[in-house]
RNA sequence: CUCUUAUCUAGAGAGGUGGAGGGACUGGGCCCUAUGAAACCCGGCAACCGUCAACAAUCGUUGAAAUGGUGCCAAUUCCUACGAAGCAUUCAGGUUGCUUUGGGAGAUGAGAG
Numbered sequence: 001c002u003c004u005u006a007u008c009u010a011g012a013g014a015g016g017u018g019g020a021g022g023g024a025c026u027g028g029g030c031c032c033u034a035u036g037a038a039a040c041c042c043g044g045c046a047a048c049c050g051u052c053a054a055c056a057a058u059c060g061u062u063g064a065a066a067u068g069g070u071g072c073c074a075a076u077u078c079c080u081a082c083g084a085a086g087c088a089u090u091c092a093g094g095u096u097g098c099u100u101u102g103g104g105a106g107a108u109g110a111g112a113g
Stems, first nucleotide, its partner, number of pairs: 001113008013042001015041003021032003026081004043073003048069002051064005077105001082102007
C1' cells in the first nucleotide's frame, strides 16, 4: 500500500511544554481556537487483539479483570454530496422540507498478501 472482516449516536483533565491553527479528501455548510489550535509529555476513557472463567463444539457465545499490543479523549464519522422508500406541502403534478434506509468514502482492531 492492497484485500477480507467486525464496529463506528456512549466514554475520556481548570495539568505541563508550545505558540496558530484545527474539525480525513474535494465542494457546500456549520463549528472549535490568545478564556490558547496542531504537536509532544503527564493523566484519563474504552474493551478490538491477547489473558482468565463458563457454555458450546468452531471462521463461536456470554461474563470478569485491565499487566501487555493497539486505539481513542468537542460537536453522530459535526452535517451533507450517490440511490431508494415514507411523510408534509398541492385539486393533481412539480418544487421544497423532514424522517427512515442502503451504498460510497473514511477511522479503528484483527487476519492475509
Molecule: SAM riboswitch aptamer (S box leader)
Organism: Bacillus pinisoli